[in-house]
RNA sequence: CGGGGCAUAGCGAAGUGGCAUCGCGCUCGGUUCGGGACCGAGAGGUCCAGGGUUCAAAUCCCUGUGCCCCGA
Numbered sequence: 001c002g003g004g005g006c007a008u009a010g011c012g013a014a015g016u017g018g019c020a021u022c023g024c025g026c027u028c029g030g031u032u033c034g035g036g037a038c039c040g041a042g043a044g045g046u047c048c049a050g051g052g053u054u055c056a057a058a059u060c061c062c063u064g065u066g067c068c069c070c071g072a
Base pairs, nucleotide, nucleotide: 001071002070003069004068005067006066007065010024011023012022013021018055026042027041028040029039030038048064049063050062051061052060
């Protein structure tokens, strides 16, 4: 320098146009003498940034940023 992949909650991931989901973790309650496990409830994300397309964008397009891989 060229090509490709990835970026979504504290962590790991799903979601491939219609008001974002699951696991772990966290908080509260139940259970227990207490804890673990288990059960119930809850908080937490303007989906990397900016712009565009669309009635509607995490999702499609463009640019940029960061990380990873391949080639030169």

The RNA shown here (transfer RNA) has 72 nucleotides and comes from Elusimicrobia bacterium RIFCSPLOWO2_01_FULL_54_10. Model confidence (mean pLDDT): 84 of 100. Its Rfam family is "tRNA". The family's RNA type in Rfam is transfer RNA. About the family: Transfer RNA (tRNA) molecules are approximately 80 nucleotides in length.